The part of an RNA shown here (large-subunit ribosomal RNA, domain IV) has 337 nucleotides and comes from a Patescibacteria group bacterium. The prediction has a mean pLDDT of 85.
Context: one part of a larger RNA
């Protein structure tokens, strides 16, 4: 010096990205007592407070036991439990070991689960629930050239696929584009059918090449529908008797111009926005405001008890994290062999 331990005056997070690590709480024993919130189950061992060993006495209860009996009981002894009085020892009585640290607020995800074997455990995946869509059974769908197999020895309360993701309150407008669905008309359209007409050859019969009109499928065009389908959801100008602002008006464009709710947010560039709270001091945090660069409704919106090896901020307690370092122990490192 390295690893792992033990202890430390005064202070007590001043350390640090961050209380990381350590310390602390003292433990599903007994008694008391427990808030907000809540889906009434929880939260909850919430929090918080007290007790705990040994010896002796007394009381009560229960069980057994002794003697006696007029069969009601009385009586002797013991054990256990509870209560109570007095005493004993120690710093300490769940005396060792095992066995929770706590509180407040917010984001995200409902939850238990799953995951990058070897840098990520999460807010990602899954999930019950919701919804759309396909499928009538020789099902749809998947595998296979096929036979055949799975689905399923199931049958629409079933099976496949997509999206969302408990629960509560909800889920607005746009069908112009793209997709999907429907449509006995019409247009266009392949092979094929058709064969007017024309060419070559020939004395001729023929042979052969070409070929108009017309008929003819899906598709596309066309007509409608459809958003929990892919998706989208505006400018400019003016206006109120201080100023400011604009309920109001005008105008242009669009398929329609963002509704409810939320909002400097896991989204806010400007930005450490502004105000309030917390601190002596706060780019973080919480509550508001709304000027949303660039939230927004199942690519779900907003809430939400419980849960979390989750993210963020604060607090009491506690400490060698630190002020600031010191001592000790064990094993290495090192030297010789």
């Nucleotide at each position: 010096c390295c690893a792992c331990g033990u202890u430390u005056a005064a202070g007590g997070a001043a350390c640090u990205c961050g209380g990381c690590a350590a310390a602390a709480a003292a433990g599903c024993a007994g008694g008391a007592g427990u808030a907000a919130c809540u889906u009434c189950g929880g939260g909850a061992u919430a929090a918080u407070c007290c007790u705990u060993g040994c010896c002796a006495g007394c009381a009560u209860a229960u069980a057994a036991u002794u003697u006696u009996u007029u069969c009601g009981g009385a009586u002797u002894u013991u054990a256990u439990a509870u209560g109570u009085u007095g005493g004993c020892c120690g710093c300490a009585g769940c005396u060792a070991a095992u066995g929770u640290g706590c509180c407040c607020a917010u984001g995200c995800a409902a939850c238990u689960g799953u995951u990058u074997a070897c840098c990520a455990a999460a807010a990602a995946c899954a999930c019950a629930g919701g919804u759309c869509u396909c499928u009538g059974c020789a099902a749809a769908c998947u595998c296979g050239u096929a036979a055949g197999a799975g689905u399923a020895c199931g049958u629409a309360u079933a099976g496949g696929g997509g999206c969302u993701g408990a629960c509560g309150c909800c889920u607005g407008c746009c069908c112009a584009g793209u997709g999907c669905c429907a449509g006995a008309a019409g247009g266009u359209u392949a092979c094929g059918a058709g064969g007017a007409g024309g060419g070559g050859u020939u004395c001729a019969c023929g042979c052969u090449c070409u070929g108009a009109a017309u008929c003819u499928a899906a598709g596309c065009c066309c007509u409608g529908g459809u958003g929990a389908a892919c998706g989208g959801c505006g400018g400019c100008c003016g206006u109120a008797a201080c100023u400011a602002u604009a309920a109001c008006g005008g105008u242009c464009c669009u398929a329609a111009g963002g509704u409810a709710g939320c909002g400097a947010a896991a989204u806010u560039c400007c930005u450490u926005g502004u105000c309030a709270g917390g601190u002596a001091a706060g780019u973080u945090c919480u509550g508001a405001c709304c000027c949303g660069c660039a939230c927004g409704a199942a690519u779900g919106g907003c809430g939400u008890a419980a849960u979390g090896g989750u993210a963020u901020g604060g607090g009491a307690a506690c400490u060698g994290u630190c002020u600031c370092a010191a001592a000790c122990g064990u094993g290495g490192u090192c030297u010789c062999g």